[in-house]
Context: one part of a larger RNA
RNA sequence: CCAGCGACUUCCAGUGGAACAAGAAGACCCCGUGGAGCUUUACUGCAGUUUGCUGCUGGGAAACGGUCCUGUUUGCAGAGCGUAUGUGGGAGCUGAUGAGUACGCAUCUCCGGGUGCGUAGGAGGCGACAAUGGAACACCACACAUUCAGGACUGCUUCCCUUACCAAGACCAUGUUGUCUGGGACAACGGUAGAUGGGCAGUUUGGCUGGGGCGGCACCCCCUUGAAAAGGAAUCGAGGGGGCCCAAAGACUAGCUCAGGAGGGACAGAAACCUUCCGUAGAGGGUAAAGCCAAAAGCUAGUUUGAUCGGAACUUUAACAAUAAGAGUUCCGACGGUGAAAGCCAGGCUUAACGAGCUAUCGUGUCCUUCUUAAUGAGGGCCGGUAGCGUCAGAAAAGUUACCCCGGGGAUAACAGGCUUGUCGCGGGCGAGAGUUCGCAUCGACCUCGCGGUUCGGUACCUCGAUGUCGACUCUUCCUAUCCUGGCCUUGCAUAAGGGGCCAAGGGUGAGGCUGCUCGCCUAUCAAAAGGGAUCGUGAGUUGGGUUUAGACCGUCGCGAGACAGGUCGGAUUUUAUUUACUGGGAG
Numbered sequence: 001c002c003a004g005c006g007a008c009u010u011c012c013a014g015u016g017g018a019a020c021a022a023g024a025a026g027a028c029c030c031c032g033u034g035g036a037g038c039u040u041u042a043c044u045g046c047a048g049u050u051u052g053c054u055g056c057u058g059g060g061a062a063a064c065g066g067u068c069c070u071g072u073u074u075g076c077a078g079a080g081c082g083u084a085u086g087u088g089g090g091a092g093c094u095g096a097u098g099a100g101u102a103c104g105c106a107u108c109u110c111c112g113g114g115u116g117c118g119u120a121g122g123a124g125g126c127g128a129c130a131a132u133g134g135a136a137c138a139c140c141a142c143a144c145a146u147u148c149a150g151g152a153c154u155g156c157u158u159c160c161c162u163u164a165c166c167a168a169g170a171c172c173a174u175g176u177u178g179u180c181u182g183g184g185a186c187a188a189c190g191g192u193a194g195a196u197g198g199g200c201a202g203u204u205u206g207g208c209u210g211g212g213g214c215g216g217c218a219c220c221c222c223c224u225u226g227a228a229a230a231g232g233a234a235u236c237g238a239g240g241g242g243g244c245c246c247a248a249a250g251a252c253u254a255g256c257u258c259a260g261g262a263g264g265g266a267c268a269g270a271a272a273c274c275u276u277c278c279g280u281a282g283a284g285g286g287u288a289a290a291g292c293c294a295a296a297a298g299c300u301a302g303u304u305u306g307a308u309c310g311g312a313a314c315u316u317u318a319a320c321a322a323u324a325a326g327a328g329u330u331c332c333g334a335c336g337g338u339g340a341a342a343g344c345c346a347g348g349c350u351u352a353a354c355g356a357g358c359u360a361u362c363g364u365g366u367c368c369u370u371c372u373u374a375a376u377g378a379g380g381g382c383c384g385g386u387a388g389c390g391u392c393a394g395a396a397a398a399g400u401u402a403c404c405c406c407g408g409g410g411a412u413a414a415c416a417g418g419c420u421u422g423u424c425g426c427g428g429g430c431g432a433g434a435g436u437u438c439g440c441a442u443c444g445a446c447c448u449c450g451c452g453g454u455u456c457g458g459u460a461c462c463u464c465g466a467u468g469u470c471g472a473c474u475c476u477u478c479c480u481a482u483c484c485u486g487g488c489c490u491u492g493c494a495u496a497a498g499g500g501g502c503c504a505a506g507g508g509u510g511a512g513g514c515u516g517c518u519c520g521c522c523u524a525u526c527a528a529a530a531g532g533g534a535u536c537g538u539g540a541g542u543u544g545g546g547u548u549u550a551g552a553c554c555g556u557c558g559c560g561a562g563a564c565a566g567g568u569c570g571g572a573u574u575u576u577a578u579u580u581a582c583u584g585g586g587a588g
Stems, first nucleotide, its partner, number of pairs: 008588008017580003021575002029409004034405002036401004042203005048196008058161005064155008074145002082137001085143005092126003101120008165183003169180003172175001206219001207217002215236001220242006243392001244286001245348002250304007258282001260278006284293002287353001289351003306335001308334009323393001336345003359387005365382006416463001417461001418459003422456001424452006433443002470545001471543003475537001476534005483508003486503006511523004551569004555564003
């Protein structure tokens, strides 16, 4: 000096393992006293529809009602001459302007008769008195009930009219909206009250929670325990209760003693009732549990209503700091109960048994307003009760969303990872037993000790300003608890073929049918067709059959919108590689 190889630096081309690569404040899930679409027997309303009344809106008739007025008819228990409505007045009234009487007609009738009209006729009749009776009569006035007639106002039904009002009807003379025709006080329009009313609108659609939902209530209270002898103390910790009941099951006073056992006693027995003894509570105390209670707080009896009214303070609620309602304690005043009295009594032996403001209503006394005074009415204030919010310090309140949206969360689920290892897989100890005999050739119950981190779970630690999800394809590497191939041991191994075990991961472990499948079943081979890991290896490598958007169908559920680890058909797979890594090539 040349060549090769290696190290280092650097360049080019490629591949796509990594940068939990880039893209998009996750669309799944949860949360927000966030939103929107849709539904309905959610709540509250509004259009619309409908009905009554009323205004525009007038006239007449009939029928049936209501109220009032005028006239008229009638008013019978029995007794009494006899058809007495009631009250008051009353000694007269009526009659040639035709009495009594007779006849006819009409009407009412309690069948006795009453009333009216007409004819005949021509002078009396009625009352008082007397009698009967609760009431006494002629005549007059008022009133009640009733019949009929008339009238006024009014309601309802029907009918008629025309002038309000109506006509997208007809006509020609086209009119200052004409003239006919049809309808007509209806309709239309306005007001008002009721009914109906997802047609439309505004809203709501609790909380806790080993994610959420479903379930439950651990959401207001009470007792025991957890709570380790001060006090306090959590979990969807454990065991249980309350949302009342009682006029006595309250108050006082007096007397008594319970459960159970033993002895005795006709029917009578284990157990009925009587009696003697023992009996600290083993009973009972309305209801849970705990505490407490025997001349009682229990049982029985007597009398009662302190389960009353007004006021004050305190305790608890609420460890320590601090409210309300509720619950309780003590005292004062009033009026009472009981007891001989001292005394006791403001509910229940004690600890649970409960509810703010607004609104409505009730009570009681008092005050105020309604121009002044008085009364009445109306309204209001103070005090007390009732009606209830149990999500119990108390909004007035149904669903659905896969058509969905926003803000957030790895405070919280689904995949994967971590931890754990109940479950799962594998192994050990002991050795009951099976193995003709014999625990250990082989299999091995009960009990027990581990390992692994491939299953199903538990958890909620990283990730929700995104670590792409099943299976298949492709490609590589690792583990051994070894399926084959290799070397050994043992056998209940004669040989052959097997069983069990030790060493061993070098290599191999395939194909087809069904299914989206992993798995599995099946088929024919094979030395064998072993098991696993690598973000259930591998989508900036592929695929996209399944799951898991928007369309649609079926079944089931739902009134419905819609829903369904039910089925079914369809349905987009982005990125030009910066770094790193690797592969190939080059330069210094």

Predicted 3D model of a 588-nucleotide part of an RNA (large-subunit ribosomal RNA, domain V) from a Candidatus Bathyarchaeota archaeon.
The prediction has a mean pLDDT of 80.
It matches the Rfam family "Archaeal large subunit ribosomal RNA".